RNA sequence: AUGUUAUCAAGAAAGGCGGAGGGAUUAGACCCAAUGAAGCCUUAGCAACCCUUUAUCUGUAAAGAAGGUGCUACAUUCUACCCCGUAGUUUAGUACGAUUGGAUAGAUAACCA
Numbered sequence: 001a002u003g004u005u006a007u008c009a010a011g012a013a014a015g016g017c018g019g020a021g022g023g024a025u026u027a028g029a030c031c032c033a034a035u036g037a038a039g040c041c042u043u044a045g046c047a048a049c050c051c052u053u054u055a056u057c058u059g060u061a062a063a064g065a066a067g068g069u070g071c072u073a074c075a076u077u078c079u080a081c082c083c084c085g086u087a088g089u090u091u092a093g094u095a096c097g098a099u100u101g102g103a104u105a106g107a108u109a110a111c112c113a
Base pairs, nucleotide, nucleotide: 003111004110005109006108007107008106013043014042015041016040017039021032022031023030026080027079028078029077044072045071046070049068050067051064052063053062054061055060076105081102082101084097085096086095087094
């Protein structure tokens, strides 16, 4: 790498360097950006996966934050495939819509190898 499991509408930014892009990829939409994008560094913070303590029916629950990760615009920014609703129909497709459905993809953690 692949795989397994869990989570993904909550939360949390300043400074320095940098100098035009960025929001994973493709397409569309919508946004962010010279009042300074990406990236790197420093400090701070958020959260509680690993972790620590206590209780325990051993499933878990509560509290904590020293350490290992992670994260600090927007739901994983939204849509795409299936399902659903409406229109329409040659009953196959199509168009439009839809803020807690499902899948795929992705991100993060722990484990496996």
This is a predicted structure of a 113-nucleotide RNA (SAM riboswitch aptamer (S box leader)).
Model confidence (mean pLDDT): 80 of 100.
Rfam family: SAM riboswitch aptamer (S box leader). About the family: The SAM riboswitch is found upstream of a number of genes which code for proteins involved in methionine or cysteine biosynthesis in Gram-positive bacteria.